Context: one part of a larger RNA
RNA sequence: UGACGGGGGCCCGCACAAGCGGUGGAGCAUGUGGUUUAAUUCGAAGCAACGCGCAGAACCUUACCAGCCCUUGACAUCCCGAUCGCGGUUUCCAGAGAUGGAUUCCUUCAGCUCGGCUGGAUCGGUGACAGGUGCUGCAUGGCUGUCGUCAGCUCGUGUCGUGAGAUGUUGGGUUAAGUCCCGCAACGAGCGCAACCCUCGCCCUUAGUUGCCAGCAUUUAGUUGGGCACUCUAAGGGGACUGCCGGUGAUAAGCCGGAGGAAGGUGGGGAUGACGUCAAGUCCUCAUGGCCCUUACGGGCUGGGCUACACACGUGCUACAAUGGUGGUGACAGUGGGCAGCGAGACGGCAACGUCGAGCUAAUCUCCAAAAACCAUCUCAGUUCGGAUUGGGGUCUGCAACUCGACCCCAUGAAGUUGGAAUCGCUAGUAAUCGCGGAUCAGCAUGCCGCGGUGAAUACGUUCCCGGGCCUUGUACA
Numbered sequence: 001u002g003a004c005g006g007g008g009g010c011c012c013g014c015a016c017a018a019g020c021g022g023u024g025g026a027g028c029a030u031g032u033g034g035u036u037u038a039a040u041u042c043g044a045a046g047c048a049a050c051g052c053g054c055a056g057a058a059c060c061u062u063a064c065c066a067g068c069c070c071u072u073g074a075c076a077u078c079c080c081g082a083u084c085g086c087g088g089u090u091u092c093c094a095g096a097g098a099u100g101g102a103u104u105c106c107u108u109c110a111g112c113u114c115g116g117c118u119g120g121a122u123c124g125g126u127g128a129c130a131g132g133u134g135c136u137g138c139a140u141g142g143c144u145g146u147c148g149u150c151a152g153c154u155c156g157u158g159u160c161g162u163g164a165g166a167u168g169u170u171g172g173g174u175u176a177a178g179u180c181c182c183g184c185a186a187c188g189a190g191c192g193c194a195a196c197c198c199u200c201g202c203c204c205u206u207a208g209u210u211g212c213c214a215g216c217a218u219u220u221a222g223u224u225g226g227g228c229a230c231u232c233u234a235a236g237g238g239g240a241c242u243g244c245c246g247g248u249g250a251u252a253a254g255c256c257g258g259a260g261g262a263a264g265g266u267g268g269g270g271a272u273g274a275c276g277u278c279a280a281g282u283c284c285u286c287a288u289g290g291c292c293c294u295u296a297c298g299g300g301c302u303g304g305g306c307u308a309c310a311c312a313c314g315u316g317c318u319a320c321a322a323u324g325g326u327g328g329u330g331a332c333a334g335u336g337g338g339c340a341g342c343g344a345g346a347c348g349g350c351a352a353c354g355u356c357g358a359g360c361u362a363a364u365c366u367c368c369a370a371a372a373a374c375c376a377u378c379u380c381a382g383u384u385c386g387g388a389u390u391g392g393g394g395u396c397u398g399c400a401a402c403u404c405g406a407c408c409c410c411a412u413g414a415a416g417u418u419g420g421a422a423u424c425g426c427u428a429g430u431a432a433u434c435g436c437g438g439a440u441c442a443g444c445a446u447g448c449c450g451c452g453g454u455g456a457a458u459a460c461g462u463u464c465c466c467g468g469g470c471c472u473u474g475u476a477c478a
Base pairs, nucleotide, nucleotide: 001478002477003475004474005473007472008471009470010469011468012467013466015462016461019426020425021424022423023422026318027317028316029315030314031313032312033311034309035308042053043052064304065303066302067301068300069299070298073129077128078127079125080124081123082122083121084120087106088105091102092101093100094099109119110118111117131293132292134291135290136289140287141286142282143281144280145278147276152191153190154189155188156187157186158167159166160165171182172181173180197270198269199268200267202238203237204236205235206234207233208232211228212227213226216225217224241264244258245257246256247255248254320419324378325377326376327375328374336367337366338365341360342359345356346355347354348353385416390411391410392409393408394407395406396405432454433453434452435451436450437449438448
């Protein structure tokens, strides 16, 4: 100087407390461990691994296993030889296919000093080489997690100290903040904080189609004429600064209350992550040193596996019901997506869906039905709760749903009556609850990323638990 203390003081955080809803019990989904297996590819491991890499494993993906094949190789550059094209297409044979053999048709390289001269392409050969999701994240770059959006981390000069170092950065107030004020052997400065950026909330201007409709006419319908006032859209401005008033404070920084205001003291949300810590994570995104393989640890293919199942854990979904189930009525959103696509509407089917098919490269057409809401019924029961499981029949995607897809219909109707110890999230348009959209994607979502609807309770307080900041103290630790 740090680190540590079941030392002290001050302070903060959904850290506790006060509340609301969960998890832990059930069934299922998903990830992991374990076990099994020819293989169940690999990584991730307290917080900070475990719906994580995976924004989507039937083939492919795929890295794993079995079998069958290839060896200058699926891919790049160079050298030698041959061909003049390549390429596309039809059919047949062998085969699981890769591959090998035969075959129809369409094309029939460019430049040129006409010399197998140059280029280009293909095939064959030779070796240089290719190739490796093989090892090492404890050789690395890059990227990322975490403490933590915590308020800290440092430097120059000066001063003090033999020196390590100290001072500044401590102190008195204050703040979300090393934020600001005052004081002070310090005076200044840098990286962080804040602001500058995006978005939501109010107003104005500009613009008026595909959007809108107050008044006028018109219609089944903003449908048409007309209009751009309003809504909205999207570009530019304004607006909030403790600016004003009162109190308080040290006449300071600030704090408390008030006015005005759409908004008030950081207005809400986002992006933004200092010096560093964990030899944290990743050599399987990529890049890369070293090591290793080179007829195989490389490459191709078929099939299987990653989907196994006495069990254990994490994360979720659905429930156990009446604040509910079922039937009916038919009102109100906002993000977004769409051409190998979205598909109105009509018809067929109980339905999944099928057939025909308007419109739309979309503020125009379409996905699009919002759901919770309201009315009727059920009357506390393993039920008109709950839907697992299983049998049968179908639909769709796709070369192909056996291992191993999703959906629909009929039948079946399991556990489950609110969950032990323990444990998680959340402070406001939040929690809870309700539906909707998107990425990935042929198909497949209870996951993920977004969107809006309805919309609470509680916070006395900081003694305690956890984490963190500053000062101080002890130490046989570094």

Record summary:
The prediction has a mean pLDDT of 82. The part of an RNA shown here (small-subunit ribosomal RNA, 3' major domain) has 478 nucleotides and comes from Hoeflea ulvae. Taxonomically the source falls in Hoeflea (Bacteria, Pseudomonadota, Hyphomicrobiales, Rhizobiaceae). Its Rfam family is "Bacterial small subunit ribosomal RNA". The full RNA is in RNAcentral, with records from ENA.